[in-house]
RNA sequence: AUUAUACAAAGCCAAACCUGCCGUGAGGCUGGGACGGAAAGCCACGGGUUUCACCUUGAAAAAGCCGGGUUACUCUA
Numbered sequence: 001a002u003u004a005u006a007c008a009a010a011g012c013c014a015a016a017c018c019u020g021c022c023g024u025g026a027g028g029c030u031g032g033g034a035c036g037g038a039a040a041g042c043c044a045c046g047g048g049u050u051u052c053a054c055c056u057u058g059a060a061a062a063a064g065c066c067g068g069g070u071u072a073c074u075c076u077a
Stems, first nucleotide, its partner, number of pairs: 003077002012037002017032002020029003035064001041070003045067003049061005
């Protein structure tokens, strides 16, 4: 440096649900919460999914579904 990652340690994220606010909606933000996660960090490139308008097609949403790209902590091999 690269790849893998059992165990250990230090941490990290945060499902469902609930509070308040925003949005036509999917959903987002905030606080609580913890099902889970070894990238549940980032991107939205491909497939898949959802919403609105429309029936030509376009715009939007999530991405913790699969694949891909990219960055990264610790122990060990």
Molecule: c-di-GMP-I riboswitch aptamer
Organism: Pseudomonadota bacterium